[in-house]
RNA sequence: AUCUUAUCCAGAGAGGUGGAGGGAUGUGGCCCUAUGAUACCUCGGCAGCGGAUUCUUUUGAAUACUGUGCCAAUUCCAGCAGACAUUUGUCUGACAGAUAAGAA
Numbered sequence: 001a002u003c004u005u006a007u008c009c010a011g012a013g014a015g016g017u018g019g020a021g022g023g024a025u026g027u028g029g030c031c032c033u034a035u036g037a038u039a040c041c042u043c044g045g046c047a048g049c050g051g052a053u054u055c056u057u058u059u060g061a062a063u064a065c066u067g068u069g070c071c072a073a074u075u076c077c078a079g080c081a082g083a084c085a086u087u088u089g090u091c092u093g094a095c096a097g098a099u100a101a102g103a104a
Stems, first nucleotide, its partner, number of pairs: 002103007013043005021032003027078003044071003048068004052063004075096001080093005
């Protein structure tokens, strides 16, 4: 890097380094950002998936112990297709993306 399956309206911040853009991607909107963002490091936290342990009962529950993940905004919103409603919305789906587990 590829494929399969599952989930994505919940949850969780302080300090330090650094100094300009950032929110995956093209477009539009909106937002964050010199009151220092994004990023990185330390500590702290959250609890989604797998493991472990315990309880219960054969399926669930709990524990943050372990492997990962995550800690602005629904994956920030839209866009593409469809349905309904009717001037801007509601819903469904696809695409893309993220995470976990597995496969070759």
The RNA shown here (SAM riboswitch aptamer (S box leader)) has 104 nucleotides and comes from Niallia nealsonii. Taxonomically the source falls in Niallia (Bacteria, Bacillota, Bacilli, Bacillaceae). It matches the Rfam family "SAM riboswitch aptamer (S box leader)". Gene Ontology term of the family: regulation of gene expression. Model confidence (mean pLDDT): 81 of 100. Of the family's consensus pairs, 97% are formed in the model.